Model confidence (mean pLDDT): 84 of 100. A computed fold for a 1410-nucleotide RNA from a wastewater metagenome, annotated as small-subunit ribosomal RNA.
[in-house]
RNA sequence: AGAGUUUGAUCCUGGCUCAGGAUUAACGCUGGCGGUAUGCCUAACACAUGCAAGUCGAACGAGCUCUUCGGAGCUAGUGGCGGACGGGUGAGUAACACGUUGGAACCUACCCCGAAGUGGGGAAUAACUGGCCGAAAGGUCGGCUAAUACCCCAUGGUCUUCACAUCUUUUAGCUUAUUAGGAUUUAUCUUUUAGUGAGUCAUGACUAGUGAUCUGGAAGAUGUGAAGUAAAGAUUUAUCGCUUCGGGAGGGGCCUGCGUCUGAUUAGCUUGUUGGUGAGGUAAAAGCUCACCAAGGCGACGAUCAGUAGCUGGAUCGAGAGGUUGACCAGCCACACUGGGACUGAGAUACGGCCCAGACUCCUACGGGAGGCAGCAGUGAGGAAUUUUCCACAAUGGGCGCAAGCCUGAUGGAGCAAUACCGCGUGCAGGAAGACGGCCUUCGGGUUGUAAACUGCUUUUAUUUGGGAAGAUUAUGACGGUACCAAAUGAAUAAGGAUCGGCUAACUACGUGCCAGCAGCCGCGGUAAUACGUAGGAUUCGAGCGUUAUCCGGAAUUACUGGGCGUAAAGCGUCUGCAGGUGGCGAAUUAGGUGAGGUGCGAAAUCUUACGGCUUAACCGUAUAGACUGUAUCUCAAACCAAUUUGCUAGAGGUCGGUAGAGGCAAGUGGAAUUCUUGGUGUAGCAGUGACAUGCGUAGAUAUCAAGAGGAACACCAAUGGCGAAGGCAGCUUGCUGGGCCGCACCUGACACUCAGAGACGAAAGCGUGGGGAGCGAACAGGAUUAGAUACCCUGGUAGUCCACGCCGUAAACGAUGAUCACUAUAAGUAUGGAGAUUCGACCCUCUGUGCUUAGUAGCUAACGCGUUAAGUGAUCCGCCUGGGGAGUACGAGCGCAAGCUUAAAACUCAAAGGAAUUGACGGGGACCCGCACAAGCAGUGGAUUAUGUGGUUUAAUUCGAGGCUAACCGAAGAACCUUACCGAGACUUGACAUCCUAGGAAGUCCGCCGAAAGGUGGAUGUGCCUUCGGGAACCUAGUGACAGGUGCUGCAUGGCCGUCGUCAGCUCGUGUCGUGAGAUGUUGGGUUAAGUCCCGCAACGAGCGCAACCCCUGUCGUGUGUUAUACUUUCACGCGAGACUGCCCGGGCCAACCGGGAGGAAGGUGGGGACGACGUCUGGUCAGCAUGGCCCUUACGUCUCGGGCUACACACGUAAUACAAUGGCUACUACAAAGGGCUGCCAAGCCGCAAGGCGGAGCAAAUCCCAUCAAAAGUAGUCUCAGUUCGGAUUGGGGGCUGAAACUCACCCCCAUGAAGUCGGAAUUGCUAGUAAUGGCAGGUCAGCAAACUGCCGUGAAUACGUUCUCGGGUCUUGUACACACCGCCCGUCAAAUCACGAAAGUUGGAAG
Repeated sequence: AGAGUUUGAUCCUGGCUCAGGAUUAACGCUGGCGGUAUGCCUAACACAUGCAAGUCGAACGAGCUCUUCGGAGCUAGUGGCGGACGGGUGAGUAACACGUUGGAACCUACCCCGAAGUGGGGAAUAACUGGCCGAAAGGUCGGCUAAUACCCCAUGGUCUUCACAUCUUUUAGCUUAUUAGGAUUUAUCUUUUAGUGAGUCAUGACUAGUGAUCUGGAAGAUGUGAAGUAAAGAUUUAUCGCUUCGGGAGGGGCCUGCGUCUGAUUAGCUUGUUGGUGAGGUAAAAGCUCACCAAGGCGACGAUCAGUAGCUGGAUCGAGAGGUUGACCAGCCACACUGGGACUGAGAUACGGCCCAGACUCCUACGGGAGGCAGCAGUGAGGAAUUUUCCACAAUGGGCGCAAGCCUGAUGGAGCAAUACCGCGUGCAGGAAGACGGCCUUCGGGUUGUAAACUGCUUUUAUUUGGGAAGAUUAUGACGGUACCAAAUGAAUAAGGAUCGGCUAACUACGUGCCAGCAGCCGCGGUAAUACGUAGGAUUCGAGCGUUAUCCGGAAUUACUGGGCGUAAAGCGUCUGCAGGUGGCGAAUUAGGUGAGGUGCGAAAUCUUACGGCUUAACCGUAUAGACUGUAUCUCAAACCAAUUUGCUAGAGGUCGGUAGAGGCAAGUGGAAUUCUUGGUGUAGCAGUGACAUGCGUAGAUAUCAAGAGGAACACCAAUGGCGAAGGCAGCUUGCUGGGCCGCACCUGACACUCAGAGACGAAAGCGUGGGGAGCGAACAGGAUUAGAUACCCUGGUAGUCCACGCCGUAAACGAUGAUCACUAUAAGUAUGGAGAUUCGACCCUCUGUGCUUAGUAGCUAACGCGUUAAGUGAUCCGCCUGGGGAGUACGAGCGCAAGCUUAAAACUCAAAGGAAUUGACGGGGACCCGCACAAGCAGUGGAUUAUGUGGUUUAAUUCGAGGCUAACCGAAGAACCUUACCGAGACUUGACAUCCUAGGAAGUCCGCCGAAAGGUGGAUGUGCCUUCGGGAACCUAGUGACAGGUGCUGCAUGGCCGUCGUCAGCUCGUGUCGUGAGAUGUUGGGUUAAGUCCCGCAACGAGCGCAACCCCUGUCGUGUGUUAUACUUUCACGCGAGACUGCCCGGGCCAACCGGGAGGAAGGUGGGGACGACGUCUGGUCAGCAUGGCCCUUACGUCUCGGGCUACACACGUAAUACAAUGGCUACUACAAAGGGCUGCCAAGCCGCAAGGCGGAGCAAAUCCCAUCAAAAGUAGUCUCAGUUCGGAUUGGGGGCUGAAACUCACCCCCAUGAAGUCGGAAUUGCUAGUAAUGGCAGGUCAGCAAACUGCCGUGAAUACGUUCUCGGGUCUUGUACACACCGCCCGUCAAAUCACGAAAGUUGGAAG
């Protein structure tokens, strides 16, 4: 000293949270010792038991005991002193209670000092004794007796009271003199805002100050006189007492200035109240009390009321200012079961005294009595929680006593408690095979860790024994055989707690799987959790450690030090203005503030400093050390503030002369328009809308002409023009009236600024009463729209809008910006004054005011922005803010006719809410551009049948994956077995496959039996190769365990590969610059391009990945080589070259890039096609192609075999094939390709079969032979004639062929027969811009067989594109945003279910009162 948390990121505002310290603490885990402190914060709740205040026989009588007979001791009672101290508690108290300062009208037992005394007498009474009453407590009657108890007399001053005299001080009044001001003053009565009388009037009424004379009062001192008032004795003979007076010390009572919590949703309070006179009363002042008189006193500087609270020294936190607090210790106060009261006494309204009342408890013979732990212990209760019914008067102190002494739960000590602070210990040194074990591991090791073991040493502590204090003065020691010292024993008796995601020091494994749980804030946990639980390790503190609670700090988050208010919370809607705050220049005086110096007080303890004492520390002591920031008083100063006096003119105001204006109020008046009425003309529509309809109209509308009525508003001028404090103000004229500005002089002389409360004004809507009512128009009605439409649109239409008077008092009443003053660059426009210059006069021009507006420097600001009209720099005053929600709400109060307004909370809840700006994304925002995107066309799909894939369903199984575009003839370039992963059944277990070890055997071949096969079981045969002669290589069998194996899971753990946006033109970087920053710039702008392609401009300059080019095929030519083509020319194949570059011309364009046209050319503006896919997105797809982390199975989730399934079938979707026919079908004839494949192969000729095919075997590892004479559509002829057909071919029956162990489930082909749907396809939707679409066939891969699929090839060969409004997708710029998982976003309200709280409720139950 800061940190975390709002966002995709940023800056700011702002709250929440954390790290620190403290505690009379409590709880959890743990616990060795000592010292010093502390220990009912809750129930001022109730208390059993014991103790906490007695003492004196040297005041007194009496009794008892003992006796050595001398006496000694004990004690109930009378009497004295003390029980008002000490000890406890904090209920009450907001007060002279406390703190501090000052004061005058007082008292004071015991103590000290001084002075004077202490003579004489008397009457009683307790105890005791005798009776009586009562359960008891206790009471009563009679009798006896003493005193330092009580009474009387005497004595009497420096005592008390009264009177008189003198002196001093002070005060009131009359008269008068003087100084200053100076015109009214005073009395009485009445009918009391007035009248009447008297005095005076500048030769001075009256007021103030000063001096003097006289009269009166008060206080004090001194003197004289009168009256009154004292005493007690005891004894050990030297003391203790007693009485009176004065003084002191200490103690106490009283008064006073200042300080001392919260609430205004408490604004008025007070009748002994405020004061006076007199009296009473007190120790004493005083309404303290009473009588009378007056009507005062307190209060926004907060009275009264309500709530809370003992106050202080101090304690604690804080850098300080300041905040919180008042345990222990000390001072004061208050209280003593609750309330009230007095007595005694020096002192009490009395904690362990009395009386009364009340509640409670106890005793009782029921009649009556007793009690008060907030003393020390202790008990119950309450509570999270707070100790022993201990020892001693040895010390310190207190009471009594002459004293000895007695009493003392004050006090001194011990006990209990880690409650706090402080100190000590649990060992020290060596010790690497870096042991065992644990944990982790990449299996190599790492870590625990010199840690342990082991060796040596020590004994603080512990235990045992011995000695043994100080505290005490000559005596007396509870503590205590304690502290301390010495010896012995032996590492021996002694370590835990919390934490380890960030903040915050410290990380791994396993378990768990949004479960269990954690959490101070942010937040962790949904199968790889450093955040849960456990373990290992680590970090940190340590006899403690954590948690909880509370306070301060951090928090500048109430801001005095030290904050803010345009948009984050925050300027009252505006003005006037009292109190208050603040205030111009000169001079004088004062000294309240202020400054300087001194003095007193500010208790001690505490704190700080220094020194000292306990071994140290905590703790304690000493200081003529400090501090205690305060208060009172004295002296000095006089600048500033203040006060008084006297001046000034710069602020402010006034007079005079001008000036602009929708400034205000009132009256009058004008034209246009709408509507209505009347009349004329005139006929079928009008009106309205996106389109309709409701509505109006043949009873004559709309339209048009004329006349009239009535209300409201004022076109053009008109303007970021004007005026006004704001609200607001607009036809014209007149009257009345406010303010501003300018100019020349003069006047007043600080008269000013701001303003709580208060007052006035205050849009619209609304309210009241009465008018008015043309248009418009909430509500309402109807018509549309719509899923609905209580809306937007339309037709009507009432309040209202208008006027008068009166309320209301609020608005995004906004410049979201309070008022006033001063200062601080410019430039421009505009409104309105003045001056100058110039002119005949003006305009233009220059200067100077006052307003409105724009740009902008410095500066400010979080940024946006503001910027002489400040949000800049300063000053004064007012208002307001302190996280979001709850809420501008509830309650209370005020105002209002009401509506409502003003003032204005809390519970609860969240960790954010918010401002500005940035980058994206999005928009049924804008601009520009592109794409078979639309449009223009061609052919289709969607309807039919079939094929195929998917969903669904079914099934023992119908294996798995793919799911909008980017899944669905996709993985699969080909499931009868195999494939195969699925199902059923049967088998195997080191395994079908790999490596290693041991033993045996070559390997292999053949034949039996069981079985569906796998498999099981038996027999025969066979002796190879290399060799250093040990053996080895390959293979087989058996055994053993390491291991194999898994198409089991996770594509959200991954690699690799792929799809998609998209062949879209984009995506970035370095340096520089701008910005607090995220970021921007570059990449934007003007053109251009297929293109971030290129050019120009530019705080940017360059670069990279993409684009283009380089590569392949194709189109033209030249050239070289070449076989197997070719009669020749040549074709073909493979190389090498040429060619195209906007190169040339014209025009446009910025003399640019580039675009349009043209020439030449096989080809022209990237010639055509392909490969090639930026940064990234879709947590896209794939663990089943392969690889791979982790998890899972291991006589099975592995392996083998047979059979089945993947081919199922009410249905739905996708992709294809074939068609519906005449541009056609069928029959016959006839022509023209390219590119491929072939030895387990392609297969010719020839022959057989209607055909599929069969026989056959020539040729060919291919420019040679074969598939294949390679084609089909096309062409030429014929026929069919618009039909479910000579279209269409599904389906089905029969018969064959081929492949293959095998064709039933389940292949393909041929022949004969059969001849279904279908007549061009709803909504919707796909592809394609040229050798393209469409159409025709051919080949290949896969493959034993199976092609309507896929991949290639060639043949024939079109139509259309005006164009970019719209649909979809994309790019660039810009704009809005409360989105950032980014519009499939965000988000509001009702409802449903459940739960909680409050209210109502038919009733029901209990209680209280009447």